Overview:
A computed fold for a 155-nucleotide RNA from uncultured Intestinibacter sp., annotated as Lysine riboswitch aptamer. It matches the Rfam family "Lysine riboswitch aptamer". The family has 47 seed sequences and 3,224 matches in Rfam 15.1. The sequence is in RNAcentral, with records from MGnify.

[in-house]
RNA sequence: GUAGAGGCGCUUUAAAAUAACAGUAUUUAUAAGGAGCUGGCAAGUUACGAUUUAUAAAGAAAGGAUUUUAGAGCCGAAGUUGUAGACUUGGCGAAGUCUGCUGCUGGAUUUAUGCAUAAUAUGUAUGAGUCUGUCACAUAUCUGUGAUGAGCUAC
Repeated sequence: GUAGAGGCGCUUUAAAAUAACAGUAUUUAUAAGGAGCUGGCAAGUUACGAUUUAUAAAGAAAGGAUUUUAGAGCCGAAGUUGUAGACUUGGCGAAGUCUGCUGCUGGAUUUAUGCAUAAUAUGUAUGAGUCUGUCACAUAUCUGUGAUGAGCUAC
């Protein structure tokens, strides 16, 4: 340098369905009530009665999630801390997406706590377990101990 391996393997795209979001936001009507209310700022709205309370009627969506099917890229797959740049939304603040560099993490899974979130879903960080791959050492063998991807195997 090339080609490979780990398995509920990783990431991602499309379609369909489903749960939840939620009987929430919002709208209309009636009654009460009588001055602020929304916002980080700007700004908007309100005595043509707001915010709020009660009753009745109507009543969403977005982001995120799960399952199935069909693909794509792959095995630092990928995730994440920090940082630089570009793009998007927005009135600013701010938020999001992508790319590069850098540090950490072999993989799957259970659980506790924290953060995000409507969420006991899901993601992620840390800790503690279980299983597992690879290498080294020890062992007659069974196995055990240690380490971990810039690693391991073949050429």
Overview: The coordinates come from a structure-prediction model, not an experiment, and the mean pLDDT is 82.